[in-house]
């Protein structure tokens, strides 16, 4: 310097234009003499800055950032 690829809750992954969900973890309460384990419950997320659209996490544009490949 050129192309791809990826970015969502504390982690790890889903969601192919119409309310963003699941495990793990985490709080609260029950269960037990404690612990663990197990049952109800709840908090928390779309990298950034535009465009298209009634309506964007998706779609196009640039920016960041890591990964891969070419030179």
């Nucleotide at each position: 310097g050129c192309g791809g690829c990826u970015a969502u809750g504390g982690u790890u992954c889903a969601u192919c234009g119409g309310u963003a969900g699941a495990a793990c973890a985490c709080g609260u309460u029950c269960u037990u003499g404690c612990c663990a384990a197990g049952a109800a419950u709840g908090a928390g997320a779309g990298a950034c800055g535009g465009g298209u659209u009634c309506g964007a996490u998706u779609c196009c544009c640039g920016u960041u950032a890591g990964c891969c490949g070419c030179u």
The RNA shown here (transfer RNA) has 71 nucleotides and comes from a Candidatus Amesiibacteriota bacterium. The organism belongs to Candidatus Amesiibacteriota, within Bacteria. Rfam family: tRNA. The family's RNA type in Rfam is transfer RNA. Rfam describes the family as follows. Transfer RNA (tRNA) molecules are approximately 80 nucleotides in length. Rfam links the family to the GO term triplet codon-amino acid adaptor activity.